Lysine riboswitch aptamer from a sheep gut metagenome, 148 nucleotides, folded computationally. The RNAcentral record of the sequence draws on MGnify.

[in-house]
RNA sequence: AGAGGCGCAGCUGUCAUCAGUACGCUCUGUGUCAAGGCAUCGCAAAGCCGUUGCAGAGUCGAAAGGGGCCGCUGCCGAAGGGAAGGAGUGCGAACCUCCCCUGGGCCGUGGGAGAAGAUCUCACGGACUGUCGCAUUUGCGGAGCGCU
Numbered sequence: 001a002g003a004g005g006c007g008c009a010g011c012u013g014u015c016a017u018c019a020g021u022a023c024g025c026u027c028u029g030u031g032u033c034a035a036g037g038c039a040u041c042g043c044a045a046a047g048c049c050g051u052u053g054c055a056g057a058g059u060c061g062a063a064a065g066g067g068g069c070c071g072c073u074g075c076c077g078a079a080g081g082g083a084a085g086g087a088g089u090g091c092g093a094a095c096c097u098c099c100c101c102u103g104g105g106c107c108g109u110g111g112g113a114g115a116a117g118a119u120c121u122c123a124c125g126g127a128c129u130g131u132c133g134c135a136u137u138u139g140c141g142g143a144g145c146g147c148u
Base pairs, nucleotide, nucleotide: 001148002147005076007075008074009073010072011071013069014068015067017065024059025058026057027056028055029054030053031052033050036049037048038047079102080101081100082099084097085096086095103129104128106126107125108124109123110122111121112120113119131142132141133140134139135138
């Protein structure tokens, strides 16, 4: 420097999901009394208006977060997961240091995350694929600190 292939990450766009949910507005029922108003001149109980809570109906109707796909960019320890320590203002995330695990995607089962039957992640199992090794003509084994 290069290869793996449903390869990896980031970003834009788009599409669903979230959700006919939340918020807002209107009405009804019911409770409440901390402001205020009405009651022919004053004060004013109860009451009414109003205030405010809850429930229901109607109307309007999202977003964040997590994803799928197209494209672009950067890449092939790409990247993902986990532990410990540091800094900071207590905790968490992000950040910094260091260590451990995973070759790669796919499928299944189970655990966890998630609003979720999306999706992500971990463990186990399966076939496949790239690679090297051993035996030789299709088997077995190893791991990216690999292979060319």